Notes: Predicted 3D model of a 106-nucleotide RNA (FMN riboswitch aptamer (RFN element)) from a soil metagenome. Rfam family: FMN riboswitch aptamer (RFN element). Gene Ontology term of the family: FMN binding. The sequence is in RNAcentral, with records from MGnify.

């Protein structure tokens, strides 16, 4: 360099109601790279936008240690767009899409 493959998870139980996996209580989930092992430190992808510019979430305390907002303990917080008999991180849809990147072969 070329080709191929892979590359996102999650609504349990109850309440109210004509109607809710959307509200309330409870439960559950966490892409890729960097760095002491990270959803909430830095960066990237996905999302919005005709394109570009641009927009776009969240952590503290204590302990160990050379080094940790990453580990351990405790308590918190966050979650694109469109749809819906009723408001969605978890349902349905764009998506048999796209993709940071990972691996293999030549």
């Nucleotide at each position: 360099a070329u080709u191929u493959u892979c590359a996102a998870g999650g609504a349990u139980g109850g309440g109210u109601g004509u109607a809710g996996u959307u509200c309330c209580c409870u439960a559950c989930c966490g892409g890729c790279g960097g760095u002491a092992a990270a959803g909430c430190c830095c960066g990237c992808a996905a999302g919005c936008a005709u394109u570009a510019a641009g927009c776009a979430g969240a952590c503290u305390u204590a302990g160990u240690g050379a080094a940790a907002u990453u580990c351990u303990a405790a308590g918190g917080c966050c979650g694109a767009c469109a749809g819906u008999u009723a408001g969605a991180g978890u349902c349905u849809g764009g998506a048999u899409a796209g993709g940071a990147g990972a691996a293999a072969a030549u």
Source information: The coordinates come from a structure-prediction model, not an experiment, and the mean pLDDT is 79.